[in-house]
RNA sequence: UCUCUUGAUAGAGGUUGCGGUCUUCAUCAGUAUGCAGCGUAUCACAGGCUAUUGACGCUGUUGAAAGGGAAAACCGCCGAAGCUUUGAAAGGGUGCCUACCCGUUCAUUGUUGGGUGCAUGUAUAAGAUAUAUGCAACUGUCACAUAGUAUUUGUGGAGUGCUAUCAGUUGG
Numbered sequence: 001u002c003u004c005u006u007g008a009u010a011g012a013g014g015u016u017g018c019g020g021u022c023u024u025c026a027u028c029a030g031u032a033u034g035c036a037g038c039g040u041a042u043c044a045c046a047g048g049c050u051a052u053u054g055a056c057g058c059u060g061u062u063g064a065a066a067g068g069g070a071a072a073a074c075c076g077c078c079g080a081a082g083c084u085u086u087g088a089a090a091g092g093g094u095g096c097c098u099a100c101c102c103g104u105u106c107a108u109u110g111u112u113g114g115g116u117g118c119a120u121g122u123a124u125a126a127g128a129u130a131u132a133u134g135c136a137a138c139u140g141u142c143a144c145a146u147a148g149u150a151u152u153u154g155u156g157g158a159g160u161g162c163u164a165u166c167a168g169u170u171g172g
Stems, first nucleotide, its partner, number of pairs: 005168007014078001017077005023071003034061006043054001046098004081112003086107004091102003113139002116136008141157005147151001
């Protein structure tokens, strides 16, 4: 000095990079609930209990919220993070309990380089949105090939990646 390998630190990707907080907006929905009237007739439609001044249905009137989204601002970031498996904890919802449903937090399994468009499947009230697969270009990065020195073109890989610096180890 070069190569292999290990670790630490720093850094890059962008047609809307990612997430969080908060505000606004649409959806949910003229739905649930409340009130009034009428009706049904023993009934809380997963089970049990309780309730009859209840429950259920219709009409009129009143009229939300959560979950799921979009945009702006701010904040934290570049496995950012998303989806997913399993388990635990503590909440919310319907008269109460179990069950069920819906968030949150922690640990954990698998998977995706990034965003975009189209198609299909799934989730969802919803083609809002998310995700999986396929296709299409785009983009960052590395490897190989190609032309030839300003770099071009093509193919392929995956973030357990890539770049820089430092340190260590093995071999030459």